A computed fold for a 73-nucleotide RNA from Bdellovibrionaceae bacterium UBA2466, annotated as transfer RNA. It matches the Rfam family "tRNA". Gene Ontology term of the family: triplet codon-amino acid adaptor activity. The sequence was found in a public genome assembly. The organism belongs to Pseudobdellovibrionaceae, within Bacteria.

[in-house]
RNA sequence: GCCCAGGUAGCUCAGUCGGUAGAGCACGUCCUUGGUAAGGACGAGGUCACCGGUUCCAACCCGGUCAUGGGCU
Numbered sequence: 001g002c003c004c005a006g007g008u009a010g011c012u013c014a015g016u017c018g019g020u021a022g023a024g025c026a027c028g029u030c031c032u033u034g035g036u037a038a039g040g041a042c043g044a045g046g047u048c049a050c051c052g053g054u055u056c057c058a059a060c061c062c063g064g065u066c067a068u069g070g071g072c073u
Base pairs, nucleotide, nucleotide: 001072002071003070004069005068007066010025011024012023013022019056027043028042029041030040031039049065050064051063052062053061
């Protein structure tokens, strides 16, 4: 230098042919217990890496940039 993959909640990831952004763990409150743990109910938490474009509408499509992992030379 070229190619590929992913970048979404604190962490691990889903969401794949555009139409309300989700799960598990973690966290908070409560229930349960004599008290913990476990279990249960509820809740909070997101500029979908960044910039621009297409579109009535973009996490998703297109172009560019950035950092990460892998491959080639």